[in-house]
RNA sequence: CGGAGCGGGUGCAUGAUCGCUCCGGCCUCGCGCCGGAGAGGAAAGUCCGAACUCCGCAGGGCAGGAUGGUUCGUAACACGAACGCCGGGCAACCGGGGGAAAGUGCCACAGAAAAGAAACCGCCAGGCCAGCAGGCCGGGUAAGGGUGAAAUGGCGAGGUAAGAGCUCACCGCCUCGAUGGUGACAUCGAGGGCCGGGUAAACCCCAUCCGGAGCAAGACCAAAUAGGGAGAUGCUUGAGGGCGGCCCGUCCGAUAUCUCCGGGUAGGUUGCAAGAGGUGUUGAGCGAUCAACAUCCCAGUGAAAUGAUCAUGGCCCUUCACAGGGAACAGAAUUCGGCUUACAGCCCGCUCCAAUUU
Numbered sequence: 001c002g003g004a005g006c007g008g009g010u011g012c013a014u015g016a017u018c019g020c021u022c023c024g025g026c027c028u029c030g031c032g033c034c035g036g037a038g039a040g041g042a043a044a045g046u047c048c049g050a051a052c053u054c055c056g057c058a059g060g061g062c063a064g065g066a067u068g069g070u071u072c073g074u075a076a077c078a079c080g081a082a083c084g085c086c087g088g089g090c091a092a093c094c095g096g097g098g099g100a101a102a103g104u105g106c107c108a109c110a111g112a113a114a115a116g117a118a119a120c121c122g123c124c125a126g127g128c129c130a131g132c133a134g135g136c137c138g139g140g141u142a143a144g145g146g147u148g149a150a151a152u153g154g155c156g157a158g159g160u161a162a163g164a165g166c167u168c169a170c171c172g173c174c175u176c177g178a179u180g181g182u183g184a185c186a187u188c189g190a191g192g193g194c195c196g197g198g199u200a201a202a203c204c205c206c207a208u209c210c211g212g213a214g215c216a217a218g219a220c221c222a223a224a225u226a227g228g229g230a231g232a233u234g235c236u237u238g239a240g241g242g243c244g245g246c247c248c249g250u251c252c253g254a255u256a257u258c259u260c261c262g263g264g265u266a267g268g269u270u271g272c273a274a275g276a277g278g279u280g281u282u283g284a285g286c287g288a289u290c291a292a293c294a295u296c297c298c299a300g301u302g303a304a305a306u307g308a309u310c311a312u313g314g315c316c317c318u319u320c321a322c323a324g325g326g327a328a329c330a331g332a333a334u335u336c337g338g339c340u341u342a343c344a345g346c347c348c349g350c351u352c353c354a355a356u357u358u
Stems, first nucleotide, its partner, number of pairs: 002353009012313007020038007027030001040329001044340002047338005052214004064210005069083005085096004098205002103203002105199003115152001120145002122141003126137004153171002156168003172194001173192008218270004228261006240252004277296008315326004
């Protein structure tokens, strides 16, 4: 200098003018004045996990769902870290993860055969026909060819009519044991001749976890109108009604006025921003992360605020210059931890490979 891998940061700056929301202060109490604060790394998708709230709940089970190498971290997790195994890459590094040897199902096309199978071509010995070449018959054979994403261990030697784990060495696989490791697992040894193709985001099996709804949760205050309950007045009685033919009697008791109580709507307040919080230093740990100390207070809506214009400077493009143009993804709504997705341009760090020069 070139080509790569991994990670981090930033996401135009300053000023002026006119506005918006919230908080504090002041007064002459007015939408007044002064001061302060006012979007993000993803505020997004709403995909996971929690806090918080209400409802439900003796305990257990079924169904359903989620997760899935190991250990650690965390309030928790479908998250993260380290490690292990498998796969890819020369490498830095990247991707994947229970069980297919419990059972059931499925495996397109091609192919003879797609699972306890298979003889299409080929190879082999035998029998028959034939003058020979060769043909036919029933067998043996998975070494070779061919099909396929995948064909019943690989490779070499022995063996055989030809072949074949039929036998043997090495590798692979399975079982048992020893050693190391918290563990996944690794290494070594002995035995077995191989029984056992793939697929679980097919059913299923195993282990662990899971009650439901969500801030439009929930709590408090509480009009107007209508209605509910109690009492008083009306009434030392009684409009009206029942019993009765009528009166008496007895039972029920309206309208109106006033007082009290309670539910609930509109509306208001709260939940609601001091938190699993930010920053810095030190320490523990390989790391995720944790602890101690110091320091800071940092949006809060009406589902509606957080803006607009101008100037100067910086960056990029065109241009000799003047000058002109451009600047991403995106927009809080109860809060927090993650994941995923989107993102113009610029900057920084570590590592690998190759070659050259000194």
Predicted 3D model of a 358-nucleotide RNA (Bacterial RNase P class A) from a Desulfobulbaceae bacterium. Taxonomically the source falls in Desulfobulbaceae (Bacteria, Pseudomonadati, Thermodesulfobacteriota, Desulfobulbia). The sequence was found by an Rfam model in a public genome assembly. Its Rfam family is "Bacterial RNase P class A". Rfam links the family to the GO terms dimeric ribonuclease P complex, ribonuclease P activity and tRNA processing. It is annotated as a ribozyme. Rfam's curators write: Ribonuclease P (RNase P) is a ubiquitous endoribonuclease, found in archaea, bacteria and eukarya as well as chloroplasts and mitochondria. Its mean pLDDT, the model's own confidence on a scale to 100, is 76.